[in-house]
RNA sequence: GCGGACGUGGCGAAAUGGUAGACGCAAGGGACUUAAAAUCCCUUGGGAGAAAUCCCGUGCUGGUUCAAAUCCAGCCGUCCGCACCA
Numbered sequence: 001g002c003g004g005a006c007g008u009g010g011c012g013a014a015a016u017g018g019u020a021g022a023c024g025c026a027a028g029g030g031a032c033u034u035a036a037a038a039u040c041c042c043u044u045g046g047g048a049g050a051a052a053u054c055c056c057g058u059g060c061u062g063g064u065u066c067a068a069a070u071c072c073a074g075c076c077g078u079c080c081g082c083a084c085c086a
Base pairs, nucleotide, nucleotide: 001082002081003080004079005078006077007076010025011024012023018066027043028042029041030040031039045056046055047054048053059075060074061073062072063071
């Protein structure tokens, strides 16, 4: 240099145009216990709010679309293969 795959919460991940983060781990709170462990229940992306609720969020910048994590273009990064060089 050429080709391909990938980039989503604290972590592993799901969703392949139609409610983003299902499910699991970790974490927080509670129940149980003399106390703990185990087990069970609830919560858990960010911001505002007393709450209801609202806004933002899938590497970055644009585009297509009523609607984009998903499709398209460019860029950045990681990995794999090929080529090149000494």
The prediction has a mean pLDDT of 81.
A computed fold for an 86-nucleotide RNA from a Hyphomicrobiales bacterium, annotated as transfer RNA.
Taxonomically the source falls in Hyphomicrobiales (Bacteria, Pseudomonadati, Pseudomonadota, Alphaproteobacteria).
Rfam family: tRNA. It is annotated as a transfer RNA.